[in-house]
Predicted 3D model of a 524-nucleotide part of an RNA (small-subunit ribosomal RNA, 5' domain) from an uncultured bacterium. The RNAcentral record of the full RNA draws on ENA, Greengenes and SILVA.
Context: one part of a larger RNA
């Protein structure tokens, strides 16, 4: 010089794009952020259609005016059918993705390169087969009980795609015993044989949509292994399931993962161990490059979800809006127990030099439910805020010397600000008005836009509404006057300032960059 998620001081017309808790992984009021299927189930419940019993209104008819007869309607009740109807519970699929942090971790992490002959894979696709008969329950409900409340017991009924047994079953698992072919070991591959052992579900608008076992794939994941991956030796020895065996246990798998038993090893100046720091990477910054510093945002890994621990459920998780156990805080209480977790989006309190709206749609991208309408979606598309960065524009253009007045200085002649102003001719970028008015939306066709009456086009019209900031002794580009007198102050680094300061103040006049200009902090 360049850079910055920056701050701070003056200043400050638009626009586009972008970016915004670097500090307290401090605490959290409120809303909202994962729901969906009624085409798996049973009940209720609403509403509608037909039926029934009961009961008796309006009306009518007759009356002796007491009152009889017909008539049969609303609302309530029971059943039947049927619903783009509701919300609880069963039961599925999803709540392991998205979204957030960066505390922890120097390697159980992360880049690269490979390995699994040791491994798992819901949802999607191909491919071969089946989908036979049956049983017990159990929530919703209903009835008692307990409790202040969370919420729980107890009888009693009842469904399924929810749950358990039979059947069947290969080229699936297990065992045994054999053949070939193969490999880098343990081993894999394939074909026979004998024995045992496991499946399923049904819904429908009749088009479908599912169910089971097996084989195959794509897309994901998990293991293991070679390199690289800050400083500090004023940290020199570190380890006891430690190092390996052999046998089991457990896992999808291999392994001291985990047990018992044996041996006594492993590691270490090529720096073990222990302390400090720190998520790592594609990349970002600076540099001619070699290097150096950095890891925000945007993308790939990882860790983590008040702290610490633990399993359960699941194809997947030791699980941010899931359970339990234990702390620490906060709340409610009927004192006997209970709720809670914003490092999700906004939004408050705090800490900070310092960082944003309790916004608007699901239109569009994508995702989860759904056969589909459709529902859910603070993902994500907007849009508010902020010169925080970047980029573009604009504050006007042209003529215009008596070189007006002011200022300023001055050897009082003049010099300077200065074609600047004025005045004249002109143009409307941008901002304001007025008219139009969009892509982004579409796969037969209609329908469907948060941004948004934006962008963008057109008009009519005023020179109007829009310049600051730092410098000015050298390094460095730009000087004079007046104050002030080692005071008051100024500084990046040399230094200025004690009566004529181009160094301090102010003021005229230059320099320079500009909607920004210093300053500061930090890296090349």
């Nucleotide at each position: 010089g360049g850079a910055u998620g920056a701050a701070c001081g003056c200043u400050g017309g638009c626009g586009g794009c972008g970016u915004g808790c670097u500090u307290a992984a401090c605490a959290c009021a409120u809303g909202c952020a994962a729901g969906u299927c009624g085409a798996a189930c049973g009940a209720a419940g609403c509403g509608c259609g037909c039926g029934g019993a009961a009961g008796g209104a309006a009306g009518g008819c007759c009356u002796u005016c007491g009152g009889g007869c017909c008539g049969g309607a609303g609302a309530g009740c029971c059943g039947c059918g049927g619903g783009a109807c509701u919300g609880a519970g069963u039961g599925g699929c999803g709540g392991a993705c998205g979204g957030g942090u960066g505390a922890g971790u120097a390697a159980u992490g992360c880049g690269u390169g490979g390995g699994c002959a040791a491994c798992c894979u819901g949802c999607c696709c191909c491919g071969u087969a089946c989908a036979g008969g049956g049983g017990g329950a159990u929530a919703a409900c209903a009835g008692c009980c307990g409790g202040a409340a969370a919420c729980g017991g107890c009888u009693g009924c009842u469904a399924a795609u929810a749950c358990c047994g039979c059947a069947u079953a290969a080229g699936c698992g297990c065992a045994c015993a054999g053949c070939g072919c193969c490999g880098c070991a343990u081993g894999g591959c394939g074909c026979g044989g004998u024995g045992u052992g496991a499946a399923a579900a049904g819904c429908u608008c009749c088009g479908g949509c599912g169910g089971u076992a097996c084989g195959g794939g794509a897309g994901g994941g998990g293991c293991c292994c070679g390199c690289g991956u800050c400083u500090g030796a004023u940290u020199a020895g570190g380890c006891a399931g430690u190092u390996g065996g052999c046998g089991g246990g457990g896992c999808a798998g291999c392994g001291g993962c985990c047990c018992a038993c044996c041996a006594a090893a492993c590691c270490g100046a090529c720096g073990a161990u222990c302390a400090g720091u720190a998520g790592c990477c594609g990349g970002c910054c600076u540099g001619a490059g070699a290097g150096g510093g950095c890891g925000g945002c945007c993308g790939g890994c990882c860790a983590c979800a008040u702290u610490g621990g633990g399993a359960c459920u699941g194809a997947g998780a030791c699980a941010c809006g899931g359970c339990c156990c234990a702390a620490a805080c906060u709340c409610c209480u009927g004192c006997g127990g209970g709720a809670g977790g914003c490092a999700g989006c906004a939004g408050u309190g705090g800490g900070g030099a310092a960082u944003a709206u309790u916004g608007c749609a699901c239109a569009a991208u994508g995702g989860g439910g759904g056969a589909a309408a459709c529902c859910c979606u603070g993902a994500u598309g907007c849009a508010g805020c902020g010169a925080c960065g970047c980029c573009g524009c604009g504050u006007g253009a042209g003529c215009g010397a008596a070189g007006a007045a002011g200022u300023a200085u001055u050897u009082c002649g003049g010099u300077a600000u200065g074609u600047a102003a004025a005045g004249c001719u002109c143009u409307a970028u941008c901002a304001g008005c007025a008219g139009g008015g969009a892509a982004g939306a579409a796969a037969a066709a209609a329908a469907u836009g948060a941004c948004g009456g934006u962008a963008c086009c057109u008009g009519a019209g005023u020179a109007a509404g829009a310049a600051g900031c730092a410098c000015c002794g050298g390094c460095u580009a730009a000087a004079u006057a007046c104050g002030u007198g080692c005071c008051a102050g100024c500084a990046g680094c040399c230094g200025c300032g004690g009566u004529a300061a181009u160094a301090c103040g102010u003021a005229u006049g230059g320099u320079g960059c500009a909607a920004g200009c210093g300053u500061u902090a930090u890296c090349c």